[in-house]
RNA sequence: UCAUAUCUUUGGGGAUUGGUGAAAUUCCAUACCGGCAGUAAAGUCUGCGAACUCUGUUUUGGAGCCGAACGGGUGCAACUCCCGUACCGACGGUAAAGUCCGGAUGAGAAAAGAUAAAA
Numbered sequence: 001u002c003a004u005a006u007c008u009u010u011g012g013g014g015a016u017u018g019g020u021g022a023a024a025u026u027c028c029a030u031a032c033c034g035g036c037a038g039u040a041a042a043g044u045c046u047g048c049g050a051a052c053u054c055u056g057u058u059u060u061g062g063a064g065c066c067g068a069a070c071g072g073g074u075g076c077a078a079c080u081c082c083c084g085u086a087c088c089g090a091c092g093g094u095a096a097a098g099u100c101c102g103g104a105u106g107a108g109a110a111a112a113g114a115u116a117a118a119a
Stems, first nucleotide, its partner, number of pairs: 001119001004116007017029003031099002033089002035048004043087002052064004069085005091102003
C1' cells in the first nucleotide's frame, strides 16, 4: 500500500411573517429545506438507501414500486459551476402537511477509525 475478516463510532434538513376561519406551522400569500456514491462540485443525470406495497420468517430476508429542469454563459470538459426562470418531495394522525406530532432512542446507503493474519 492493496484486498479480506471482525469490531467501534458517525450517519436527514426545513414554517418566518401575514390573511381567512370556531378550528390550519395543513388552506391562501410569503418564507425555508435538500441522505449516500459516481461524474467538472448535482434535491431534478446515473446508481443506491430510506419510505411505501406484496410476501417469508424466531431473526437476518425476497420481490415490486420509486418524485422533479429548462434556457443562456464560461471552459478541454459542467443536465453538476455562474446568471435567469421553473419544478419535486412516503405512510398514519390532525382543518387538507416536504417543514408539526407518530412508527423512530428504529432502520440504513455509506463515511471514518481500530484490530487480525497474509502478500